[in-house]
RNA sequence: GCCCAGAUAGCUCAGUUGGUAGAGCACGUCCUUGGUAAGGACGAGGUCGCCGGUUCGAGUCCGGUUCUGGGCU
Numbered sequence: 001g002c003c004c005a006g007a008u009a010g011c012u013c014a015g016u017u018g019g020u021a022g023a024g025c026a027c028g029u030c031c032u033u034g035g036u037a038a039g040g041a042c043g044a045g046g047u048c049g050c051c052g053g054u055u056c057g058a059g060u061c062c063g064g065u066u067c068u069g070g071g072c073u
Base pairs, nucleotide, nucleotide: 001072002071003070004069005068006067007066010025011024012023013022019056027043028042029041030040031039049065050064051063052062053061
């Protein structure tokens, strides 16, 4: 220098054909218990790496760019 994959909640990751973003763990409140643990209910938490474009509408499509991992020379 070229090619491929990845970046989404505090962490690990989903998100199908473009239509208001989810799960598990963790966190908060409550229930259950004599008290813990386990279990259950509810809740909070996200400018989807960044910039721009297409579209009525973008996590998703297109261009550029940053970072991480891998491959080639």

This is a predicted structure of a 73-nucleotide RNA (transfer RNA) from an Opitutaceae bacterium. Its mean pLDDT, the model's own confidence on a scale to 100, is 80. NCBI's taxonomy places the organism under Bacteria, Pseudomonadati, Opitutia, Opitutales, Opitutaceae.